[in-house]
This is a predicted structure of a 95-nucleotide RNA (c-di-GMP-I riboswitch aptamer) from Steroidobacter gossypii.
RNA sequence: CACUGUUAAGGGCAAACCCGUCGAAAGGCGGGGACGCAAAGCCACCGGUCUACGGCCAGCCACGAGGGCUGCGCCACGAUAGCGGGGUUGCCAGG
Numbered sequence: 001c002a003c004u005g006u007u008a009a010g011g012g013c014a015a016a017c018c019c020g021u022c023g024a025a026a027g028g029c030g031g032g033g034a035c036g037c038a039a040a041g042c043c044a045c046c047g048g049u050c051u052a053c054g055g056c057c058a059g060c061c062a063c064g065a066g067g068g069c070u071g072c073g074c075c076a077c078g079a080u081a082g083c084g085g086g087g088u089u090g091c092c093a094g095g
Base pairs, nucleotide, nucleotide: 001095003094004093005092012037013036017032018031019030020029021028022027035082041088042087043086045085046084047083048080049079050078054075055074056073057071058070059069060068061067
């Protein structure tokens, strides 16, 4: 230091699932728990995926209302960094 992670040491993180909690949900956080991970540290910039409170559209009902119901319907401003890319910082060993 652009590289490599087969091995060692000290360690680190923690999927599913369960409990609690926040949230409309996706999901987050805390505890238990380990499938895995050399960035499974951090950042939603790009693509993907998930969700749809709310908004829009359509249909129906009602109609003295800016009403109600329904939808494999549409939309991220929500979520995912353990989907990929990118950015950024970094331990040990090797080179």
The prediction has a mean pLDDT of 85. Lineage of the source: Bacteria > Pseudomonadota > Gammaproteobacteria > Steroidobacteraceae > Steroidobacter.